[in-house]
């Protein structure tokens, strides 16, 4: 120093010929059940505002492209493999 991959809630991870981001699973939090737990089964569970309805934001960090980006282009970070 030069090629190739990866990066997505709290965690593994889905979603890619560009079109509803977080599906599924584990955690967790309520609830049923039970004498009382486990285990099963029900609900919710990214952030911020808001009493709610609901907005507005959010795919390592900045930019471009485009009606529209997790997806395509550039520049950087951080990890990993290869070569030298």
């Nucleotide at each position: 120093g030069g090629g190739c991959g990866a990066g997505u809630g709290g965690u593994g991870a889905a979603a890619u010929u560009g079109g509803c981001a977080g599906a599924c699973a584990c955690g967790c939090a309520g609830g049923a059940c039970u004498c009382a737990a486990a285990a099963u089964c029900c609900u919710g569970u990214g952030a911020u505002a808001g009493c709610g309805a609901u907005a507005u934001c959010g795919u390592g960090a900045g930019g471009g492209u485009u009606c529209a980006a997790c997806u395509c282009c550039c520049u950087c970070c951080u990890c990993g493999c290869c070569c030298a």

Transfer RNA from Candidatus Moranbacteria bacterium RBG_13_45_13, 84 nucleotides, folded computationally. NCBI's taxonomy places the organism under Bacteria, Bacteria candidate phyla, Candidatus Moraniibacteriota.